[in-house]
Order: sequence, then structure tokens, then C1' cells
RNA sequence: GCGGGUAUAGUUUAGUGGUAAAACGACUGCUUCCCAAGCAGUAGUUACGGGUUCAAUUCCCGUUACCCGCU
Repeated sequence: GCGGGUAUAGUUUAGUGGUAAAACGACUGCUUCCCAAGCAGUAGUUACGGGUUCAAUUCCCGUUACCCGCU
């Protein structure tokens, strides 16, 4: 330099055009003499920019970061 892949909550991941989701974690409450465990609830997320579409995490283009291969 060329080609391919990945990017979703604090972490690990699902979601292939129509209300963004699960587990663990955080916080609040209940329970308990206390802790732990358990139960209920709350907050929190689509890497960035643009395009297509009534509607984009999803399709297209570019950028960034990381991984793999070729030279």
C1' cells in the first nucleotide's frame, strides 16, 4: 500500500427496516439483630459523519479504532 472482518448499557452478548433487549454489575425499597442470599423496582446503550426510506442498530458511502490476510 491492497483486501476482508468487528464496533449495541460499566462488562459479556442478542437483535437483518417498524416501541432497543438479556445476563452480570450499579442504585432504591422489602426481608434479616447484622451480613450474605432472595424478592420487587429504577437509571443507564446502537463508534463518528453523511445518504436512501414514511421509518435505519439493521441498507449504502466515508472517517476513526481494533483484528486477520496479502505484498